Molecule: Bacterial RNase P class A
Organism: Actinomycetaceae bacterium
RNA sequence: GCAGUUGGUCGGACGGUCGCGGCAAUGCCGAGGAAAGUCCGGGCUCCUUAGGGCAGGGUGGUGGCUAACGGCCACCCAGGGUGACCUGCGGGAAAGUGCCACAGAAAACAAACCGCCGCUUUGCGGUAAGGGUGAAAAGGUGAGGUAAGAGCUCACCGCGGCUCAGGUGACUGGGCUGGCAUGGUAAACCCCACCCGGAGCAAGACCGAGCAGCAGGAAGGUGGUCCGCUUUCGCCUGCGGGUAGGUUGCUAGAGGUCAGCAGUAAUGCUGGUCCAAGAUGGAUGACCGUCUAUUACAGAACCCGGCUUAUAGACCAACUUUGGGA
Numbered sequence: 001g002c003a004g005u006u007g008g009u010c011g012g013a014c015g016g017u018c019g020c021g022g023c024a025a026u027g028c029c030g031a032g033g034a035a036a037g038u039c040c041g042g043g044c045u046c047c048u049u050a051g052g053g054c055a056g057g058g059u060g061g062u063g064g065c066u067a068a069c070g071g072c073c074a075c076c077c078a079g080g081g082u083g084a085c086c087u088g089c090g091g092g093a094a095a096g097u098g099c100c101a102c103a104g105a106a107a108a109c110a111a112a113c114c115g116c117c118g119c120u121u122u123g124c125g126g127u128a129a130g131g132g133u134g135a136a137a138a139g140g141u142g143a144g145g146u147a148a149g150a151g152c153u154c155a156c157c158g159c160g161g162c163u164c165a166g167g168u169g170a171c172u173g174g175g176c177u178g179g180c181a182u183g184g185u186a187a188a189c190c191c192c193a194c195c196c197g198g199a200g201c202a203a204g205a206c207c208g209a210g211c212a213g214c215a216g217g218a219a220g221g222u223g224g225u226c227c228g229c230u231u232u233c234g235c236c237u238g239c240g241g242g243u244a245g246g247u248u249g250c251u252a253g254a255g256g257u258c259a260g261c262a263g264u265a266a267u268g269c270u271g272g273u274c275c276a277a278g279a280u281g282g283a284u285g286a287c288c289g290u291c292u293a294u295u296a297c298a299g300a301a302c303c304c305g306g307c308u309u310a311u312a313g314a315c316c317a318a319c320u321u322u323g324g325g326a
Base pairs, nucleotide, nucleotide: 001322003320004319005318006317007316008315009314010313012291013290014289015288016287017286018285020030021029022028023027032297036308037307039306040305041304042303043302044200045199046198047197051227052226053225054224056196057195058194059193060192061075062074063073064072065071076090077088078087079086080085091191092190096189097188098185099184100183113131114130115127116126117125118124119123139157140156141155142154143153144152158180159178160177161176162175163174164173165172166171204248205247206246207245213239214238215237216236217235219231220230221229255274256273257272258271259270260269261268262267
């Protein structure tokens, strides 16, 4: 220097004029890194202070962080890559059920088509090393042995058992031992472990306005069902009539930012400092000057922590392979 991997930043700023919305008002503030999707988790409000079981749903290696999570960080294992690094619906197939088409002799109570060898030879016996089929065929490689072969025997690997060391743990490494019948699939049903009330700001509270009941039922108590508890002539269900305006909730927070300490990190603690839109027929647009810039995806509606998706262009850092130079 080329190529690659991972992470991050910006995605407009300053001043002025006019025009919008808010406020404690001659001033100040005014859409995002995803505001998007509504996929998760909560804060908050109400049911409400009677609960428990079953069904149902969610997650799935280990440890930590967090208000919590299906999130994040670190590590382990498996696979991919020369590598930096990336990926994982990562517990259980010896509790049970199901499935593995076609091909093939045979696909789990699993095997003899071709081949090889032997014999009393148009058949019988032995064999599973070689070939063929297949995604997968009774552990693999090599040697010995055998009529020919086979863990038949041996060495190494694999698998099982026992044990030692390291680690919080998943797990890793070592030693001894056994020739050792035992495929795959659980984002198939299932088993195991852990977790889970419901509805939602159109929640809810207050003020105002307005009215018309009828029919049915004994039921109601915020997912289903059972048991329990409790309210009970007020309620519940259906049809029908009327009113629907305003205030609040509504932005000072699991908040932002800087520094120090602890930690591998996520993050936590301490101290300083700051107050960043609150609309509701739904607000931020136009022009001028300066700077390198209007250019992509794109506009808050109770709030926050994540994940996922879209994104023109510019920039930064670290690491890996490789070429060259000192």